[in-house]
This is a predicted structure of a 472-nucleotide part of an RNA (small-subunit ribosomal RNA, 3' major domain) from an uncultured bacterium.
Context: one part of a larger RNA
């Protein structure tokens, strides 16, 4: 200089407090440890590993295991030799990888000798190949202290010197934000602003969108773009204006105006470092190590195992419910759709099927929003909860035994608010309700996002956690 204190001052965070819903007791889905296994591949490990990597293991994935093959190799680039073909369609023999037959089968130039060119198959070394080590050898990449206000430099000055001043100090702020003083005076990277979205409006446009007029069963057709809306340009908010406060400063409180008022919500943006922090399994890379196997194919199996232990989340434990009617068949917002979304009709209790109209989409389709109304149950392990199990079924796919979703009928288990202890969350916020899409043949309680409905509460900064400035 710095870290650090159960040393002090000042201030700050859903840090506490004040509130609301939870977790932790039930079943289950999922992840991990453990223990099992012929394997249960492999990473990640307090915060900051544990619905993480995985936006989807039946097979493939597949890196693991068995067992059955191959060794210039499943992939490259060179050289040599035979063929004329490769693809394509079929037989036999295996579980398949394979090995063996049949049947079709190339171009260019050309002195027709031959040459080349492109594929196969076979050979010969050179090479290939490695999800095998080492993230403590590393390059990108990320997580994190943290969107927390700091982290330095140039010159000048103080000090032998390390270093120190600037960056402290009196106010302020979300801010090392702005003033004001100061042996400093300036600058950089950070903060803010500069984007993007939402909120107000003005304007230009009006089709596939709307709709005050006519018409219609129907925005369905004329007509129009006033209005929704949509999506290009524009304006709006800057403590700008008024009062108190204040140091005549920065700035604070109250106000008017306004859609919105002191950053207006929300994103994207993460200084200087820190933690030999993650990743050699995205990918790249040194070195070290295998090379008839630690390379490569193929079946089948495992990654789905279960005495237990932790995490994370679905569903409940019921009347603010549950069930039924259909009652208004009431009211979204984002999204996806051609090997694709799929209507209208019909079947079928139902998943679903048949059928195929119309859409490369503001036009068609997924599309039903649900939570709401009414009538019934009458406080019970119940018309509560649905897990288990049994049988019949659907659908995807070569194939659902191990191990996929879904549907009917039966079956009806824990569970009656959960100990010590513990997370979220300050407003369209929790809570709660359903919709969508990535991945995907199929397969979500998970994740990533849309909306609907809409709360409590904050005295306060004494304590617990974290972080900043000064000091000692």
């Nucleotide at each position: 200089u710095g870290a650090c204190g159960g040393g002090g001052g000042c201030c700050c965070g859903c840090a506490c407090a004040a509130g609301c819903a939870g977790u932790g007791g039930a079943g289950u889905a999922u992840g991990u440890g453990g223990u099992u296994u012929a394997a249960u591949u492999c990473g990640a490990a307090g915060c900051a590993a544990c619905g993480c990597g995985a936006a989807g293991a039946a097979c493939c994935u597949u890196a693991c295991c068995u067992g059955g093959u191959c060794u210039u190799g499943a992939c490259a680039u060179c050289c040599c030799g035979a063929u004329g073909a490769c693809c394509g369609g079929u037989c036999u023999a295996g579980a398949g990888a394979u090995a063996g037959g049949c049947u079709u089968u190339u171009c260019u130039c050309u002195u027709c000798g031959g040459a080349g060119a492109c594929a196969u198959c076979g050979g010969u070394g050179a090479c290939a190949g490695g999800u095998g080590g080492u993230g403590c050898a590393u390059g990108g990449u990320u997580g994190u202290c943290g969107u927390c206000a700091g982290c330095u430099c140039g010159u000048g000055u103080c000090g032998u010197g390390a270093g120190a001043u600037g960056u402290u100090g009196g106010g302020u702020u979300a801010a090392g934000u702005c003033c004001c003083g100061c042996a400093a005076c300036g600058a950089g990277c950070g903060c803010a602003a500069c984007c993007c979205u939402u909120a107000u409006u003005g304007u230009u446009a009006g089709u596939u969108g709307a709709u005050a007029c006519a018409u219609u069963u129907a925005g369905u057709u004329g007509a129009u773009c006033a209005c929704u809306c949509u999506a290009g340009c524009g304006a709006g908010a800057c403590u700008g204006c008024c009062g108190u406060u204040g140091a005549c400063a920065a700035a604070a409180c109250g106000g008017a105006g306004g859609a919105a008022g002191g950053u207006g919500g929300g994103g994207a943006c993460g200084a200087c470092g820190u933690c030999a922090a993650a990743u050699c399994a995205u990918c790249a890379u040194g070195c070290c190590c295998c090379u008839u196997a630690u390379g490569a194919c193929c079946a089948g199996g495992g990654c789905u195992a279960c005495a237990c232990a932790c995490g994370u989340a679905c569903u409940a434990c019921a009347a603010u419910g549950g069930c039924a009617g259909u009652c208004a068949u009431a009211c979204a917002g984002a999204g996806g759709g051609a090997a694709g979304c799929a209507a209208a009709g019909c079947u079928g209790u139902g998943a679903a099927g048949c059928a195929g109209a119309g859409c490369a989409a503001a036009u068609c389709c997924c599309u039903a929003a649900a939570a709401g109304c009414u009538g019934u149950c009458c406080c019970a392990g119940u018309u509560c909860a649905g897990a288990u199990u049994g049988c019949a079924g659907g659908c995807u796919g070569c194939a659902a035994c191990u191990c996929g979703c879904c549907u009917g009928c039966a079956u009806g288990a824990a569970g009656u608010c959960g100990g010590a202890a513990u997370u979220g969350c300050u407003a369209g916020u929790a809570a709660u309700c359903g919709c969508g899409g990535a991945u995907c043949a199929g397969c979500a309680u998970g994740c990533c996002g849309c909306g609907g409905u809409g709360a409590a509460u904050a005295c306060g900064u004494u304590c617990c956690c974290g972080g900043g400035c000064c000091u000692u």
Its Rfam family is "Bacterial small subunit ribosomal RNA". Its family is annotated with ribosome and structural constituent of ribosome in the Gene Ontology.
The RNAcentral record of the full RNA draws on ENA, Greengenes and SILVA.
Its mean pLDDT, the model's own confidence on a scale to 100, is 83.